[in-house]
Annotation
Two RNAs folded together computationally: RNase P RNA and transfer RNA, 448 nucleotides in total. Rfam match: Bacterial RNase P class A. By type it is a ribozyme. Its mean pLDDT, the model's own confidence on a scale to 100, is 76.

RNA sequence: GGAGCGGUCCAGGUGAUCGCCGGUAUCCAAAGUACGGGAGGAAAGUCCGAGCUCCACAGGACGGAAUGCCAGUUAACUGCUGGUGGGGGCGACCCCGAGGAAAGUGCCACAGAGAAGCAGACCGCCACGGAGUCGAAAGGCCCCGCGGUAAGGGUGAAAAGGCGAGGUAAGAGCUCACCGGAUCGGCGGCAACGUCGGUCGCUAGGCAAACCCCAUUCGGAGCAAGACGAAAUAGGGAGGCGUUCGAGGGCUGUCCGCCCGAGCCUCCGGGUAGCGUCGCUCGAGGCGCGCGGUGACGCGUGUCCUAGAUGAAUGAUCGCCACCCGCGUUCCGGUGACGGGCGCGGGAACAGGACUCGGCUUACGGUCCCUCCGACC
RNA sequence: UCGGGCGUCGUCUAACGGCAGGACUUCGGUUUUUGGUACCGACUACGGUGGUUCGAAUCCACCCGCCCGAG
Numbered sequence: 001g002g003a004g005c006g007g008u009c010c011a012g013g014u015g016a017u018c019g020c021c022g023g024u025a026u027c028c029a030a031a032g033u034a035c036g037g038g039a040g041g042a043a044a045g046u047c048c049g050a051g052c053u054c055c056a057c058a059g060g061a062c063g064g065a066a067u068g069c070c071a072g073u074u075a076a077c078u079g080c081u082g083g084u085g086g087g088g089g090c091g092a093c094c095c096c097g098a099g100g101a102a103a104g105u106g107c108c109a110c111a112g113a114g115a116a117g118c119a120g121a122c123c124g125c126c127a128c129g130g131a132g133u134c135g136a137a138a139g140g141c142c143c144c145g146c147g148g149u150a151a152g153g154g155u156g157a158a159a160a161g162g163c164g165a166g167g168u169a170a171g172a173g174c175u176c177a178c179c180g181g182a183u184c185g186g187c188g189g190c191a192a193c194g195u196c197g198g199u200c201g202c203u204a205g206g207c208a209a210a211c212c213c214c215a216u217u218c219g220g221a222g223c224a225a226g227a228c229g230a231a232a233u234a235g236g237g238a239g240g241c242g243u244u245c246g247a248g249g250g251c252u253g254u255c256c257g258c259c260c261g262a263g264c265c266u267c268c269g270g271g272u273a274g275c276g277u278c279g280c281u282c283g284a285g286g287c288g289c290g291c292g293g294u295g296a297c298g299c300g301u302g303u304c305c306u307a308g309a310u311g312a313a314u315g316a317u318c319g320c321c322a323c324c325c326g327c328g329u330u331c332c333g334g335u336g337a338c339g340g341g342c343g344c345g346g347g348a349a350c351a352g353g354a355c356u357c358g359g360c361u362u363a364c365g366g367u368c369c370c371u372c373c374g375a376c377c
Numbered sequence: 378u379c380g381g382g383c384g385u386c387g388u389c390u391a392a393c394g395g396c397a398g399g400a401c402u403u404c405g406g407u408u409u410u411u412g413g414u415a416c417c418g419a420c421u422a423c424g425g426u427g428g429u430u431c432g433a434a435u436c437c438a439c440c441c442g443c444c445c446g447a448g
Base pairs, nucleotide, nucleotide: 001373002372003371004370006369007368009366010365012321013320014319015318016317017316018315020038021037023035024034025033026032040350044361045360047359048358049357050356051355052222053221054220055219059256060255061254062253064218065217066216067215068214069083070082071081072080073079084098085096086095087094088093099213100212104211105210106207107206108205122153123152124149125148126147128145129144130143132141133140134139161179162178164176165175166174180202181200182199183198184197185196186195187194188193226278227277228276229275236268237267238266239265240264241263248260249259250258251257285304286303287302288301289300290299291298292297323347324346325345326344327343328342329341331340332339333338378447379446380445381444382443383442384441387401388400389399390398395431403419404418405417406416407415424440425439426438427437428436
């Protein structure tokens, strides 16, 4: 210098001037004045999980959804941490929706003889019988028939364990060694699993991010939840359904069941309002230290209070300092690559609360540590 | 805030996990004196990035964009 990988930290500070939004004080209100405060690591997407609030504390069946190796962590989670197994990279390190394919169903295009069952003879190899031909004979070549054969060729993403030896007419787990698989036992581990030994010649293709099966979990809605208050008022017409033979509404997507229940729906043409307060920010809170744990995290202790607006504020200009980049340098250090100082110029991203937290994902500037390669001294 | 749906040539739309097809448009040619019509031919697409699979427009995840609904 290039390429890459995971993590830590930061997201400028300060002064002046001009502004913006809340709070407190000035007896009340407005204005003014004074004091003090005013976005993030993602505030974002709204993808998960909770707190909180309401629905009748929410019953049964079916359906639906989510999750899916093991252990831990947490208020909870599809998160996080550690491990197991598998895969990728030279490496730092990274990825895995990773239960079940002998419960059943379905799919496997094209090619190919055969594509899912106890499959498949197209070429090839081999035995037997027969015709022909060559040959003195042994036998060779070729054709037909009937069989054997899954070693070899060929097709394919995938061809019914792999590979070697024995064996055989040729072959074949037919037999044997090794590898793989299934199963049983010992040992290690909480477990996933690992490892060692025995037995079985071996039958079981892939796809469940296809239906499905198994296990576990799930009542619904969301701060426009919800509570209180103020102001104004008005009700009418037409049609349909219904009042114990129950319209309509709620509990749940459907049914059963339960509860409320006398009004409800559509259309026409009108009236008033479209406000205030609470919820609301002190919370599973932040920071420091100590202890336990590999870690996520937990325990103890000290300290701090840090937006709460409601069409929605947190900004602009200039100066100085700090940071980064480029260029220059008659300065300093060094053998040198180079580093430091000084000067000039430039740059600073992504983006903004709207009930609150824990995560995930996405966007994005830089410092430092780490890996590999190259060049120079 | 919550819920639902969609994205395929320039436009409108199809496609069971197995070669992305049709109509209109555009361009070129033939016919005509020219234009139109008619006929023939051509160009052009699965919103993006990953994953599952032998194979993805289709299945899954995350983004991007658009539309609709409720209070």